[in-house]
Molecule: transfer RNA
Organism: Blastocatellia bacterium
RNA sequence: GGGCGAUUAGCUCAGCGGUAGAGCAUCGGUCUUACAAACCGGGGGCCACUGGUUCAAGUCCAGUAUCGCCCA
Numbered sequence: 001g002g003g004c005g006a007u008u009a010g011c012u013c014a015g016c017g018g019u020a021g022a023g024c025a026u027c028g029g030u031c032u033u034a035c036a037a038a039c040c041g042g043g044g045g046c047c048a049c050u051g052g053u054u055c056a057a058g059u060c061c062a063g064u065a066u067c068g069c070c071c072a
Stems, first nucleotide, its partner, number of pairs: 001071007010024004018055001026042005048064005
């Protein structure tokens, strides 16, 4: 330099163009002498960025950035 893939909650990841989710973590509660476990509930998001298409974009298209793999 070229090709491919990835980027969504603190972490790991889902998400058929039509209200953004799960597990873990975190906070509160129940339980316990206490802790853990278990159970119940809450908070937490510019969906990497900039544009485009569309009535409507996390999702489709282009570019940029970062990371990974392959080729040279």